[in-house]
RNA sequence: AACGACAAAGGCAAACCUAUCGAAAGGUAGGGACGCAAAGCUAUAGGGCCUGAAAAGGCAGCCAGCUACCGAAA
Numbered sequence: 001a002a003c004g005a006c007a008a009a010g011g012c013a014a015a016c017c018u019a020u021c022g023a024a025a026g027g028u029a030g031g032g033a034c035g036c037a038a039a040g041c042u043a044u045a046g047g048g049c050c051u052g053a054a055a056a057g058g059c060a061g062c063c064a065g066c067u068a069c070c071g072a073a074a
Base pairs, nucleotide, nucleotide: 003071004070011036012035016031017030018029019028020027021026034061040066041065042064046063047062048059049058050057051056
């Protein structure tokens, strides 16, 4: 560098419910765990998807970019 154990320690939290913001997509907080080895961060100036008549807004738990804990095997 790459890889990811029925390893150790620690972490995040889908659906759903409650409160709240928003026209919506969706956001935030609490509860809750389906899952996650980057489910950490990044959204005009990579692709993709969602909302909207448009302007514009949103999604990083779709791919992507950047960074990072641990250390068996190959």

c-di-GMP-I-GGC riboswitch aptamer, 74 nucleotides, folded computationally.
It was read from a public genome assembly, where an Rfam model found it.
The coordinates come from a structure-prediction model, not an experiment, and the mean pLDDT is 87.